[in-house]
RNA sequence: UGGUAGAGGCGCGGGCUUUAAGAGUAUGCCGGGGAAAGUGGGCACGACCGGCAGAAAGGAAAGAUCGCCGAAGGAUCGAAGGUCCGCCCAGGGCUCCGGUUCUGGCCCGUCGCAGAAGAUGCGUCGGUCUGUCACGAAUGUGGAGCGCUAUCGU
Numbered sequence: 001u002g003g004u005a006g007a008g009g010c011g012c013g014g015g016c017u018u019u020a021a022g023a024g025u026a027u028g029c030c031g032g033g034g035a036a037a038g039u040g041g042g043c044a045c046g047a048c049c050g051g052c053a054g055a056a057a058g059g060a061a062a063g064a065u066c067g068c069c070g071a072a073g074g075a076u077c078g079a080a081g082g083u084c085c086g087c088c089c090a091g092g093g094c095u096c097c098g099g100u101u102c103u104g105g106c107c108c109g110u111c112g113c114a115g116a117a118g119a120u121g122c123g124u125c126g127g128u129c130u131g132u133c134a135c136g137a138a139u140g141u142g143g144a145g146c147g148c149u150a151u152c153g154u
Stems, first nucleotide, its partner, number of pairs: 001153006009069001011068004016063004027053006038045001039090005072103007081095005104130002107127003111123004132143004
């Protein structure tokens, strides 16, 4: 320096099935009501009350399984297509691909964002633990996965 194979543990992620919640919500129909709400403009609808009926998505848990150890997650930029927000314009969200960059990992907590949410996810910061390498006589200190270990080749 190139290749191959591994390790960290409540380890990471994908889809499938079931379940709870979402929610008696949105919405539809009937009756009343009268122009109040909506993402900026326009059009259409109409707020609200009663009765009948009544979802889904994203996210979550469990199970079996598949792919794995920059697994994966975030930020930002770019491009094209699709999709969602009643329709159009604008604007925004989601998804796929690529570039650059940050984070070794789990857990707990403050704060912030998302979310129906006391679930959960993501991020900054802090803390414990843990793996790895270096240093140290040592209680320890420090670094980062573009790392570490083993092995083969040059």

The RNA shown here (Lysine riboswitch aptamer) has 154 nucleotides and comes from a chicken gut metagenome. The sequence is in RNAcentral, with records from MGnify. Of the family's consensus pairs, 93% are formed in the model.